Predicted 3D model of a 135-nucleotide RNA (FMN riboswitch aptamer (RFN element)). The sequence was found by an Rfam model in a public genome assembly. Its mean pLDDT, the model's own confidence on a scale to 100, is 81.

């Protein structure tokens, strides 16, 4: 070192500043963040996990379907990963002064926060150790 098998730990980051206002970390200027495994180092490639509706299942679990984004240049043998420069993107549920649309009119419907609150002291791709047996 392999293989197998049991078990620990460990596994999401974000409005600082300043407008308006009675009230906004949701509006507005601007700021800030980026799970894992691949692969020249990656949020926007390839694949997973998380999350939303749904269908089996006695239960684990197991599957369908919906949910996001990058260009140019430059080095290299190679880079949508690196360096320069300009963009973009972000599960549900809750608040909403903003939006859309009905209505004379009071007002309704319906939608709106990556960053706040909740589920979540969870799950979790996966990662790092331990320990015993055999070859």
């Nucleotide at each position: 070192a392999u293989u197998a098998u049991a078990c620990u730990u460990c596994g999401g980051g974000g409005c600082a500043a300043g407008g308006u206002g009675a009230a906004a970390u949701u509006c507005c200027u601007u700021a800030c963040c980026g799970g894992c495994g691949g692969u020249a180092u990656a949020g926007u490639c390839c694949g997973c996990g998380a999350g939303u509706c749904g269908g089996c299942u006695g239960a684990g679990g197991c599957u369908g379907a919906c949910a996001g984004a990058u260009c140019a240049g430059g080095u290299g043998c190679g880079a949508u990963u690196c360096c320069u420069g300009a963009a973009c993107c972000g599960a549900c549920a809750g608040u909403a002064a903003c939006g859309u649309g009905c209505g004379a009119g009071a007002g309704c419907a319906c939608g709106a926060a990556g960053u706040c609150u909740g589920g979540a002291u969870g799950a979790g791709a996966g990662a790092a150790g331990u320990g015993a047996a055999a070859a």